Predicted 3D model of a 73-nucleotide RNA (transfer RNA) from a Lachnospiraceae bacterium. Its mean pLDDT, the model's own confidence on a scale to 100, is 83. Its Rfam family is "tRNA". Rfam classes the family as a transfer RNA. Rfam's curators write: Transfer RNA (tRNA) molecules are approximately 80 nucleotides in length. RNAcentral holds the sequence, with entries from ENA.

[in-house]
RNA sequence: AGCGAGGUGGAGCAGUCGGAAGCUCGCCAGGUUCAUACCCUGGAGGUCGCAGGUUCAAAUCCUGCCUUCGCAA
Numbered sequence: 001a002g003c004g005a006g007g008u009g010g011a012g013c014a015g016u017c018g019g020a021a022g023c024u025c026g027c028c029a030g031g032u033u034c035a036u037a038c039c040c041u042g043g044a045g046g047u048c049g050c051a052g053g054u055u056c057a058a059a060u061c062c063u064g065c066c067u068u069c070g071c072a073a
Base pairs, nucleotide, nucleotide: 002071003070004069005068006067007066010025011024012023013022019056027043028042029041030040031039049065050064051063052062053061
């Protein structure tokens, strides 16, 4: 060189027929408490690995590249 799987908020993951992104934890604020934790409510945080292509429309389809893990050598 070759084959397979993956890359999505800070972390772990879902999103399966293309209609535009959600869950848990974490973080911040408020409530509650004498106080902390638990619990409740709200909020911030995402150019979906990068670049092109197809399409009215792409996390999703196609191509190339980068990167992680595994197989083989």